[in-house]
RNA sequence: AAAGUAGGUCGUCUUAUCGCUCUGUAAGGAGAGGAAAGUCCGGACACCAUAGAGCAGCAUAGCGGUUAACAGCCGUCGGCCGUGAGGUUAGGAAAAGUGCAACAGAAAGAAUGUACAGGUAAUGCUGUAGUGAAAUCAGGUAAACUCUAUGCGGUGCAAUGCCAUGUAUACCAGCGUUAUAGAUAGCUCGGUCGAUGUUGGAGGGUAGGCAGCUAAGAGAUUUUUGGUAACAAAAAUUCUAGAUAAAUGAUAAGAACUCAUUUUUUGAGUACAGAAUCCGGCUUAUAGACCUACUUUAUUU
Numbered sequence: 001a002a003a004g005u006a007g008g009u010c011g012u013c014u015u016a017u018c019g020c021u022c023u024g025u026a027a028g029g030a031g032a033g034g035a036a037a038g039u040c041c042g043g044a045c046a047c048c049a050u051a052g053a054g055c056a057g058c059a060u061a062g063c064g065g066u067u068a069a070c071a072g073c074c075g076u077c078g079g080c081c082g083u084g085a086g087g088u089u090a091g092g093a094a095a096a097g098u099g100c101a102a103c104a105g106a107a108a109g110a111a112u113g114u115a116c117a118g119g120u121a122a123u124g125c126u127g128u129a130g131u132g133a134a135a136u137c138a139g140g141u142a143a144a145c146u147c148u149a150u151g152c153g154g155u156g157c158a159a160u161g162c163c164a165u166g167u168a169u170a171c172c173a174g175c176g177u178u179a180u181a182g183a184u185a186g187c188u189c190g191g192u193c194g195a196u197g198u199u200g201g202a203g204g205g206u207a208g209g210c211a212g213c214u215a216a217g218a219g220a221u222u223u224u225u226g227g228u229a230a231c232a233a234a235a236a237u238u239c240u241a242g243a244u245a246a247a248u249g250a251u252a253a254g255a256a257c258u259c260a261u262u263u264u265u266u267g268a269g270u271a272c273a274g275a276a277u278c279c280g281g282c283u284u285a286u287a288g289a290c291c292u293a294c295u296u297u298a299u300u301u
Stems, first nucleotide, its partner, number of pairs: 001297010012255007020031004033272001037283002040281005045156004052189004057152005062076005077091001078089004092147002097145002099141002114129005160211004171201005182193003217239001219238008256270005
C1' cells in the first nucleotide's frame, strides 16, 4: 500500500412562521424505527375452565451454560468449506421394520456369474480383471417413511368485559324436564356446571358508545463486582406516541456529509422506510459516513 474476516456507532441538525394529536385549570410538556416490515418462533395478558390420564398430532435432537420462555443466544467437541483471520451445520438410531439409488455392468441384494487363473467327487468353491459412487449373510441413505428420548391445550385485543338501542322470550325437528338431556381442547375416560332446558335448521334485529389503551415494564441508561462469553447481582438516574380510518406535518433560510467540477466557485444528492395490546428473538431491505481488533500478499528498513 492492496485485498479480506469479525464486532460496533450514526444514518441528519438548527432557527422562524403556520398547522395536527394527546395530557394539563393554566403556564407548560410529549409526539413514528433499527428494522415499526415478514407474521416465522417464544411468552405476558384474556376466555373456554377447577385441565387430571390415555390416544392422535406437532416440535426438538453432540455436550454444557443462559433466559420468563424459545427451534433464540454463548461456549466447546465433531463434520464440511477457506492459505488464513474465520464461516456453516436438520450433529440420536441403519441387527425393530419398510423404501430408494439413473446410466454403465453378467448382475445392484438373500440378487447375479462375462473373461482369465487355481481347486473339487460335484457346485461361483477361491482369486484377479472389467463396469460403477457402491459387487458377495454387503455397504450408503432417516432435510425418505419410521423408531428412540424429551417436551407441548386451543383461540387470539377483530381476545375479552360493560352499557344503550332494537327485534320475533316467534316457527320446524330431535333429546329432556328433578334428575338427567346438554355444555366443557381433535377423540375417549375422569372431573366440573346443569334446566320457563338444550342441539340442529330456517329466519329477524344490531354494526352505537365505553373499557382493554399504554410505554411502572421479564423497562431503559451509567458504574462496580462475578463470569472466557451469553448473562447475573448491586447502586444511582430516568419515564419516553396512544390514534380509531387513523395525528406525529408543511414552507423558508442556513449548517453537516457525499459525489462531480473548479479561475471564482457552481451543481446534484442524502438510503430502507411509517406505530395500532405489549415484550424477547429470528429473517429480509438499506444512499452512505466512522471506529476497533485480526488475517494474507507485495515493498522498504
The prediction has a mean pLDDT of 76. This is a predicted structure of a 301-nucleotide RNA (Bacterial RNase P class A) from Mesonia hippocampi. Rfam family: Bacterial RNase P class A. The family's RNA type in Rfam is ribozyme. Rfam links the family to the GO terms ribonuclease P activity, tRNA processing and dimeric ribonuclease P complex. It was read from a public genome assembly, where an Rfam model found it.